The RNA shown here (small-subunit ribosomal RNA) has 1458 nucleotides and comes from a metagenome.
[in-house]
RNA sequence: AGAGUUUGAUCUCGGCUCAGGAUUAACGCUGGCGGCGUGCUUUAUGCAUGCAAGUCGAACGGUCAUAAGCAAUUGUGACAGUGGCAAACGGGUGAGUAACACGUAAGUAACCUGUCCCUAAGUGGGGGAUAGCUCUGAGAAAUCGGAGGUAAUACCGCAUGUGGUGACUCUUCGCAGGGAGGGUCUCGGAAGCCUUCGGGCGCUUGGGGAGGGACUUGCGGCUUAUCAGGUAGUUGGUGGGGUAACGGCUCACCAAGCCGAUGACGGGUAGCUGGUCUGAGAGGGCGAUCAGCCACACUGGAACUGAGACACGGUCCAGACUCCUACGGGAGGCAGCAGCAGGGAAUAUUGCGCAAUGGACGAAAGUCUGACGCAGCGACGCCGCGUGGAGGAAGAAGAUCUUCGGGUUGUAAACUCCUUUUUCUGGGGACGAACAAUGACGGUACCCAGGGAAUAAGUCACGGCCAACUACGUGCCAGCUGCCGCGGUAAUACGUAGGUGGCAAGCGUUAUCCGGAUUUAUUGGGCGUAAAGAGGGAGUAGGCGGCCUUUCAAGUCGGAUGUAAAAUCUCUCGGCUCAACCGGGAGGGAUCGUCCGAUACUGUUAGGCUGGAGUGCAGCAGAGGGAGCUGGAAUUCCCGGUGUAGUGGUGAAAUGCGUAGAUAUCGGGAGGAACACCAGUGGCGAAGGCGAGCUCCUGGGCUGUAACUGACGCUGAUGCCCGAAAGCGUGGGGAGCGAACAGGAUUAGAUACCCUGGUAGUCCACGCCCUAAACGAUGGACACUAGGUAUGGGGAGUAUCGACCCUCUCCGUGCCGAAGCUAACGCUUUAAGUGUCCCGCCUGGGAACUACGGUCGCAAGACUAAAACUCAAAGGAAUUGACGGGGGCCCGCACAAGCAGCGGAGCGUGUGGUUUAAUUCGAUGCAACACGAAGAACCUUACCAAGGCUUGACAUGACGGAAGUAGCGAACCGAAAGGUGAACGACCUGUUGAGUCAGGAGCCGCCACAGGUGCUGCAUGGCUGUCGUCAGCUCGUGCCAUGAGGUGUUGGGUUAAGUCCCGUAACGAGCGCAGCCCUCGUUGCUAGUUAAUUUCUCUAGCGAGACUGCCCUGCAAAACGGGGAGGAAGGUGGGGAUGACGUCAAGUCAGCACGGCCUUUAUGCCUUGGGCUACACACACGCCACAAUGGAUGGGACAGACGGUGGCAAUGGAGUGAUUCGGAGCCAAUCCUAUAAACCCAUCCCCAGUACGGAUUGCUGGCUGAAACCUGCCAGCAUGAAGCCGGAGUUGCUAGUAACCGCGUAUCAGCAUGGCGCGGUGAAUACGUUCUCGGGCCUUGUACACACCGCCCGUCACGUCAUGAAAGUCGGCGACACCUGAAGUCGAUGGGCUAACCCGCAAGGGAAGUAGUCGCCUAGGGUGGAGCCGGUAAUUGGGACGAAGUCGUAACAAGGUA
Repeated sequence: AGAGUUUGAUCUCGGCUCAGGAUUAACGCUGGCGGCGUGCUUUAUGCAUGCAAGUCGAACGGUCAUAAGCAAUUGUGACAGUGGCAAACGGGUGAGUAACACGUAAGUAACCUGUCCCUAAGUGGGGGAUAGCUCUGAGAAAUCGGAGGUAAUACCGCAUGUGGUGACUCUUCGCAGGGAGGGUCUCGGAAGCCUUCGGGCGCUUGGGGAGGGACUUGCGGCUUAUCAGGUAGUUGGUGGGGUAACGGCUCACCAAGCCGAUGACGGGUAGCUGGUCUGAGAGGGCGAUCAGCCACACUGGAACUGAGACACGGUCCAGACUCCUACGGGAGGCAGCAGCAGGGAAUAUUGCGCAAUGGACGAAAGUCUGACGCAGCGACGCCGCGUGGAGGAAGAAGAUCUUCGGGUUGUAAACUCCUUUUUCUGGGGACGAACAAUGACGGUACCCAGGGAAUAAGUCACGGCCAACUACGUGCCAGCUGCCGCGGUAAUACGUAGGUGGCAAGCGUUAUCCGGAUUUAUUGGGCGUAAAGAGGGAGUAGGCGGCCUUUCAAGUCGGAUGUAAAAUCUCUCGGCUCAACCGGGAGGGAUCGUCCGAUACUGUUAGGCUGGAGUGCAGCAGAGGGAGCUGGAAUUCCCGGUGUAGUGGUGAAAUGCGUAGAUAUCGGGAGGAACACCAGUGGCGAAGGCGAGCUCCUGGGCUGUAACUGACGCUGAUGCCCGAAAGCGUGGGGAGCGAACAGGAUUAGAUACCCUGGUAGUCCACGCCCUAAACGAUGGACACUAGGUAUGGGGAGUAUCGACCCUCUCCGUGCCGAAGCUAACGCUUUAAGUGUCCCGCCUGGGAACUACGGUCGCAAGACUAAAACUCAAAGGAAUUGACGGGGGCCCGCACAAGCAGCGGAGCGUGUGGUUUAAUUCGAUGCAACACGAAGAACCUUACCAAGGCUUGACAUGACGGAAGUAGCGAACCGAAAGGUGAACGACCUGUUGAGUCAGGAGCCGCCACAGGUGCUGCAUGGCUGUCGUCAGCUCGUGCCAUGAGGUGUUGGGUUAAGUCCCGUAACGAGCGCAGCCCUCGUUGCUAGUUAAUUUCUCUAGCGAGACUGCCCUGCAAAACGGGGAGGAAGGUGGGGAUGACGUCAAGUCAGCACGGCCUUUAUGCCUUGGGCUACACACACGCCACAAUGGAUGGGACAGACGGUGGCAAUGGAGUGAUUCGGAGCCAAUCCUAUAAACCCAUCCCCAGUACGGAUUGCUGGCUGAAACCUGCCAGCAUGAAGCCGGAGUUGCUAGUAACCGCGUAUCAGCAUGGCGCGGUGAAUACGUUCUCGGGCCUUGUACACACCGCCCGUCACGUCAUGAAAGUCGGCGACACCUGAAGUCGAUGGGCUAACCCGCAAGGGAAGUAGUCGCCUAGGGUGGAGCCGGUAAUUGGGACGAAGUCGUAACAAGGUA
């Protein structure tokens, strides 16, 4: 720091996704050790059990125990109670709270403060009770009552007043309501205990301090306007009350204020901060642990005590819940530490200790302390260590891949040597402890010795992003996936294995946050076409604002100072072996406060200026607006005349109108609407918009002048006004046009396009509506930045007698264009350039210009405006193609012009279909269909049936065996194959006395393997078809473009041709074209023989010839075209071979080869027979015909090119003939096939289903072949079908061509109407390129790129999902009104009750209180009607998505009606 993803490719806009870091985490797999941290994020849910706040006998009376003593008594220890202090700290949690709650900075002249510190003064003398205790009563209990008696540092009077309080008053200080001091009057204090007798600890009244608290204020930090108005103690005042204290804090009265667009009020969410995570930073997210503050303690309310609470482990009341109960009544509050249940993806021990630190009490010893210190559990996090080190190649085995050679795992292992961190055993053994004692941790850390490589590696990934690849399995299945996307038989993407890469006691996944994302843009974005300028205006608040001088110092800048707790962070030093962790020191930080200073800029004050702005004066143009009046042309209608059969309308028609007289034409009249020509990328207006003429009223603009004002300006949220068309309301009007509607056409349909009619409406008046592609898709203002040209309005100069002309200038409207900008297209003084100011708007596509809510509207509807869900795109501009029922140019037997056909009949052949045991397989638009097949009776043959064989019909290798072996094979079974098998009976090499031994060949068995026309042509090679013998397809360098790409190759001519010429930011080149090659036509030379011949002819070979070379002419020239001469041939002379880059996943695994898969007593091999030849039918290619240009009979003439020894076969003989007998000659310029036929001559036929036509069938023969039944060919006789020239449509051919005629050959035993060749006879036509088809080039549009056989829209049907409405129904929230109202404070009353003080001898009274009662307030409860929010719901609305559903064809090309 970026990357992937929209496209065929490109640039851009834009979203989605990834790589990083982090976490109080969880889940999956795995797991050796230690240190330091950390651990209920969910139900502020409910809790069993234990513990978490007590202490003091030096405040008090007593009780018990104990010691001494006979006892009194004394000492010691412990204890319930009275009393004091603490319990308001510490600990937990984050429900509530949007608030002075928190943070920060200030203030209190408006305050309080136990314990602590300093300081001043004092501490005298009395009184009455009460708990404990004893007796007794009630109760299940909790607990409560009665009687008696008792103490205090408990309680109550009196004295004392340093000082303090209150009232009045004086002085002085202060900004202030206040401080300090003085005077007079007034009020109110105390407690003792211990003692070593020195004192110590207390107590009372003051003053000061420290620390703590309370209150007030400025500023700061969430969201929502689909919450816009809120507020009655509300805002202020006076007075009373209350508080520690100010204050509507509270009450009475008075006034009517106060808050709010700088967001009040309401809703939602949330404890705040130091900090923490991320980030370059600015920011963004979060608020665990630690620390500060706040709030809460089952829910709600309340006060009491106290220095401090409205009190977590206190009280009272109400409520919910739980527990006990003898049913009468009671008890309780883990959001303390453990722990339990529940919830949840998820979070620990009912541990040890007060040794340390800290706290409460105490004089102290000490007691208490789940604060705290430790330990336990959890890889939850961070940090550290280890799982060994060195050597070791026959590169072992195994695994895996393989091209079978080998490669990889891999020095990895084994093995040898070494070490001992860790681990185990044993021994020693702390610091933390001061202060004598005292250590939970802990026999821990650490140290020493010993043993032994021993106890210790996983996890994720490997298509791209992203580092790391192979095999097998699977076969759009199973599955993967963060995005793009993989998987349909060769998956580096699924699963497994091997290998590799990453990290490592962890590794992955999930969730969340920041980053990347400049994707909310302050730093740091945009708005012509991508999302985005409001339809337009005047103008309020606000924002911004010309020149000069001046004041102040708010902003701004500088300095000083205070604060911004500690921890954290950065730097540095140090302590644990290092690190994490911990400690010391230093540093940094605000938008904060105070003080001082500066004054350029902004602001402020005062004064001035004229350039901005406005006014005046003199002129000018105009469809600017409103109202009234007037006019002519045209349409229609009415009346009348003329006139007759049509008219009208269309692509063509019809509906319609017309003999009741239309249309046409003439005259007259009525009525409404609109204003031809002028008229112009002309004018005016803010926009919408404005077009006959005249008059009246009225707005704005421009030019000139420089008289006046003196910044009066620009923009503009909310609000206000205007605002095309359509639409709405009321009333008019209505000629033409014309939604709806009707009819006629078109069509598969046609609720459309076309036609005939036609109602609202269009017009007027008044009132609404308020939207448009309201567009320049471009907000307004000002300034600056090359020009050229046209036009509208004005002015000046020059010129002129004058008008033009020319020059300059201001304002408008257009075009072209430089710099610059832009993604490009494009914009360019009328900016989309360069700047300033203000407003509006945008943030992926769809859902959605929608829902709900609100406002407006008579309605239609408008404005404002989401979410769930869903997709990975949706877009913009440009590029190359392809396509168009777009355009231009050109070519081709493409059409046209012709000739002959096909399509109808019969037959042949092929195909489809059907049939079949099988009818083997392939080829399927052109480019399959007389195609593979240059020839299926067996064979072929791949198919079917039946019968057989299993190392096999064929190849190679290994092992073993048999010895009358291999071979041959009578006979038997059998359709054959095959099986059984007598007799006969070997070979080669070496060797031996010797068929003696060994080996080979051969045979048998067995193992590897053979074999497969089995599958995949969509795994392939090779070959082929097609576009197309069309003229194209590209490259190098240069240039242009951000780029894809372009240029070249386009343009002007020309050609068969990207052929050539000219032009040209291109210059060259390659593959194609042409040529080179073969052949035919003319000719020369040479050679040749099969009776002979130096001619000729022929055959073979080598040459010549043709090149637009020559002449004329056209084009600017050239290329080239036209004409001509000569020539056998003339403009590529005819024909052939030759097929560019590529397209069609075109064809072929059955010609061959080949990957993979399948098969192996069968999908292989052999045999016999059958089938490929079937037959209702459909198509394709042919043959023969339908006749007289013919048929029949007889006679006669002329080829070329092939082929021939298992062959061609002559002369001759036989047969009507097919053919046969026979065999001369010929391995071929010699012989043979071999008579060519059409043609010519003669005769017959006479237009008919015929003397045309020959199918079909019968009989008899011939030939080939083992074999012609299925199923060959030929001959003879007989038979004699359809057919009289062929619908729509369609094929071939431009000259030796079409057509007609025969001949040959390959295949082949035989079989040719097919294929390939050969010659003979030998035409017609081409005006031309409008149309059909195909192709080439240029251009244009495009939403296509699988490329129009493309893309794509909507309804309907089905499924899934989310959501709106909805009769209702259920719940929540907070207020309101009324009723009721606990506890409690306050107030009133208080006839009941009352020890202390006063009067009184006493009784009694007083004072002071109090039970009770009443009142205000009030938690809660009840009733009621509204409001807001949510759940659910019959039914219903649209939406999204879903592989091939239905109907149409709306859009994209002129998309077929732009």
Background
RNAcentral holds the sequence, with entries from SILVA. Its mean pLDDT, the model's own confidence on a scale to 100, is 85. Rfam family: Bacterial small subunit ribosomal RNA. Its family is annotated with ribosome and structural constituent of ribosome in the Gene Ontology.